[in-house]
RNA sequence: UGGCCAAUAGUUCAGUUGGUAGAACGCCAGAUUUUGAUUCUGGAGGUCGAAGGUUCGAUCCCUUCUUGGCCAACCA
Numbered sequence: 001u002g003g004c005c006a007a008u009a010g011u012u013c014a015g016u017u018g019g020u021a022g023a024a025c026g027c028c029a030g031a032u033u034u035u036g037a038u039u040c041u042g043g044a045g046g047u048c049g050a051a052g053g054u055u056c057g058a059u060c061c062c063u064u065c066u067u068g069g070c071c072a073a074c075c076a
Base pairs, nucleotide, nucleotide: 001072002071003070004069005068006067007066010025011024012023013022019056027043028042029041030040031039049065050064051063052062053061
């Protein structure tokens, strides 16, 4: 320098005809328990990496950029 892949809740990750965003763990509250753990119930928590574009409508399609990973090339 070029190519490919990834970025979604605090963490690890799902999310295909483009049509109001989910799980597990964690966190908070309650129940259970002598207390704690376990178990059960409920709840909070998201600019879907950023900026534009297409569309009636974008996490999803297009362009550029940022960060990380892999491969190749170049230099030594």
Molecule: transfer RNA
Organism: uncultured Acidimicrobiales bacterium